[in-house]
């Protein structure tokens, strides 16, 4: 350096719930607690699925959401074997 992740260590995030706020909604920010997570850090102008509104007989379409679904791509913290 990579790779690989330990009953290490030094920190990091925060499901869900709550409470304030924005939103037609899905959901996003703040705060509190702490289900987990070695990338649960970023990318939604990579592919996927999965919610949402809106249209429609349907089916299609068209706009939003979600990284803590998945895969993928990048950046990083430490070093027993």
């Nucleotide at each position: 350096a990579c790779c690989a992740g330990a009953c290490a260590a030094a920190g990091c995030c925060a499901c869900g719930c709550u409470u304030g706020c924005c939103g037609c909604a899905a959901g996003a920010c703040a705060g509190g607690c702490a289900c987990g997570g070695a990338a649960a850090g970023c990318c939604a102008g990579c592919g996927g699925a999965u919610c949402u509104c809106a249209u429609c007989a349907a089916u299609a379409u068209g706009a939003g959401a979600u990284g803590g679904c998945c895969g993928g791509g990048u950046u990083g913290c430490c070093u027993c074997c």
The prediction has a mean pLDDT of 85. This is a predicted structure of an 81-nucleotide RNA (c-di-GMP-I riboswitch aptamer) from Nitrosomonas sp. Rfam family: c-di-GMP-I riboswitch aptamer. Gene Ontology term of the family: cyclic-di-GMP binding.